[in-house]
Context: one part of a larger RNA
């Protein structure tokens, strides 16, 4: 001097882009944050409305709707947090021994037949969550059987392996193989904070063999053998810490720094497992332990905001229980569409950065008043006032976009524009001994108090306080932190 996710005093006109728990990875009320598909299926109300009735009720219509079940594909993205974590975690340049729903190409193919099961519908159990038995019943649900192209195993003879149909006849789908594109597992070389007041570490530890196991290689894991391996170029332990791309600072080298954005890891109350799946060892899925909170009929159960809002707590200190799917992306569906606290937008805050403005012109009896005086007088000061004008901001009033495409606009009657109005609403804050740009009067008497250093106050303080004047900057100024 320059910088912040900053706070804290004083003060505060509008606008534009930004940006907002850094502390308790603390607990967490409410309400939404992943649904979707009837062109896979099977079954299917009801209140309304109208008819009719012997008032029991019946029939059309709502309706093949709602709302469930069965099933598909989504839930592994999106989005949130930095506990962990010194690691192939990240960064970079490589590598072989893998795998990828959906989507793109090429080929071949979609043949016969089975047996259940939800939903329903009897009858139970429970306070609840929930849940048993018995009967019915369908698929793109599950099975069996046939058939295989360059698949897949082989001892090379041989063996083994699929499918699903819907329909408005236009598609939309299924299955198997081969390539692709995306996207990820795995391996390695270099780099990746600090201590020796941490010198030794290690028994699946190091290799080798043979097998298991995984999509895959591999002490991944086990069985047998050797007794290896690692370290003073810092192993180990121990402290801290998500990495980067970058940011801030400095001519640079370099220091510090990882908020926003963006990439890539990890985490999901805590600690362990797995399932199901193209893909989790799964944030809003499952099981088990645990602390914790809540129903409870004590038998038992239910819960996880580090998703958007928002509460309590911590704390100097951080926002609305907002609108909308228009637009962007996303899931689901032939589609119309549904869903999307992603996202886009408003809403709070001077938290930051950039624009504007609080008038402008004339105006000297240098009014009045302050202040100081040497009492003449200086100065505030063209400063007011008056007078002429303007009109950004602003207030009425009117038109009214763009973003959207035939259509659909949350922002929004917003921006912008055009009239009219009338100087009217709109300035602070710190500092004047040196450093370091600004000076006197009072009060005060080593008090009071001031201070970044040096230092200032004891009876004329430019150093405290107030006042007047000056000086600095300005919708801000100053403290304080903190890093160049």
């Nucleotide at each position: 001097g320059g910088a912040c996710g900053a706070a804290c005093g004083c003060u505060g006109g509008c606008g534009g882009c930004a940006g907002g728990c850094c502390u308790a990875a603390c607990a967490c009320a409410u309400g939404c944050a992943a649904g979707u598909c009837g062109a896979a299926c099977g079954a299917g109300a009801a209140a309304g409305g109208g008819g009719c009735u012997u008032c029991g009720g019946c029939c059309c219509u709502g309706a093949g709707u709602a709302g469930a079940g069965u099933g598909g594909c989504g839930c592994a993205c999106g989005g949130g947090u930095g506990a962990g974590u010194a690691a192939c975690g990240c960064g970079u340049g490589g590598g072989a021994a893998c795998g990828u729903a959906c989507c793109c190409u090429u080929c071949a193919g979609u043949a016969a037949g089975g047996a259940a099961u939800a939903a329903c519908a009897g009858c139970g159990g429970g306070a609840a969550a929930c849940u048993g038995c018995u009967g019915c019943u369908a698929a793109u649900a599950c099975c069996u059987u046939a058939u295989a192209u360059u698949c897949c195993c082989u001892c090379c003879g041989g063996g083994g392996g699929a499918a699903a149909g819907a329909u408005u006849u236009a598609u939309c789908g299924c299955u198997g193989a081969a390539g692709g594109a995306u996207c990820g597992g795995c391996c390695c070389g270099c780099g990746u904070u600090a201590g020796a007041u941490u010198a030794g570490c290690u028994a699946g530890u190091u290799g080798g063999u043979g097998a298991g196991g995984u999509a895959a290689u591999g002490g991944c894991u086990c069985g047998c053998c050797a007794a290896g391996g690692c370290u003073a170029c810092g192993a180990u332990c121990u402290a801290u810490a998500g990495c980067u791309g970058g940011u801030c600072u400095g001519a640079g080298a370099g220091g510090a720094c990882g908020a926003c954005c963006a990439g890539c890891c990890a985490c999901a109350c805590u600690g362990g497992a797995a399932c199901u799946g193209a893909g989790a060892c799964a944030c809003g899925g499952u099981c088990c332990a645990g602390a914790c909170u809540c129903c409870u009929a004590c038998g038992g159960g239910a819960g996880g905001c580090a998703g958007c809002a928002g509460u309590g707590g911590g704390g100097a200190a951080u926002c609305u229980u907002g609108g909308a799917c228009a637009a962007u992306g996303g899931g689901c569906g032939c589609a119309a569409g549904c869903c999307u606290g992603a996202u886009c937008c408003a809403g709070c805050c001077a938290c930051g950065c950039c624009g504007c403005g609080u008038g402008a012109g004339u105006g000297a009896a240098g009014a009045a008043g302050g202040u100081c005086u040497u009492c003449g007088g200086a100065u505030c000061g063209u400063a007011a006032a008056a007078c002429u004008c303007u009109g950004u901001c602003c207030u009425u009033g009117g038109u009214g976009a763009a973003g959207a495409u035939a259509a659909u606009g949350a922002c929004g009657g917003u921006a912008a524009c055009c009239a009219a109005g009338g100087a009217g609403g709109a300035a602070g804050c710190c500092c004047c001994g040196g450093c370091u740009a600004a000076c006197u009067a009072c009060g005060u008497g080593c008090c009071a108090g001031c201070a970044g250093c040096c230092g200032c106050g004891g009876u004329a303080a430019u150093a405290c306080g107030u006042a007047g004047g000056g000086g600095g900057c300005u919708a801000g100024c100053g403290u304080u932190g903190u890093c160049c």
This is a predicted structure of a 484-nucleotide part of an RNA (small-subunit ribosomal RNA, 5' domain) from an uncultured bacterium. The RNAcentral record of the full RNA draws on SILVA.